[in-house]
The RNA shown here (TPP riboswitch aptamer (THI element)) has 110 nucleotides and comes from Phytohalomonas tamaricis. The source organism's lineage runs through Bacteria, Pseudomonadati, Pseudomonadota, Gammaproteobacteria and Phytohalomonas. Of the family's consensus pairs, 95% are formed in the model.
């Protein structure tokens, strides 16, 4: 000095679901809102309650963040989630920054 872990700066992206019960309201046996409880998760949160804002939490091209197919196919479950598929799809947000370590190179000194 390379490249490659790991941490930090800065700076960006991302989701907030499902159910049960009570109230209300609309309306037909279902919606919508709100209060309490329960599930799965890393997260299901505040505030406006409309866009939005904040805040946690994950994730940034070695992309298992997360979105399109997708009101998708099969299995499970109370639903979601969750497993298989689709899927070697198709998209998605970084930095000649700082520290620190390994490997490997040069120079230079004994």
């Nucleotide at each position: 000095c390379u490249u490659u872990c790991u941490g930090g700066a800065u700076g960006g992206g991302g989701g907030u679901g499902c159910g049960u019960u009570c109230a209300u309201g609309a309306a037909u046996g279902u919606c919508a809102u709100g209060a309490a409880c329960g599930c799965u998760g890393a997260g299901a949160g505040u505030g406006g309650c409309g866009a939005c804002a904040c805040a946690a939490c994950c994730c940034c091209u070695u992309g298992c963040a997360c979105c399109u197919g997708a009101u998708c196919c099969g299995g499970c479950u109370a639903a979601u989630a969750c497993c298989g598929g689709c899927g070697g799809a198709g998209g998605a947000a970084a930095u000649g920054c700082c520290a620190g370590a390994a490997c490997g190179u040069g120079c230079c000194g004994u």
The coordinates come from a structure-prediction model, not an experiment, and the mean pLDDT is 76.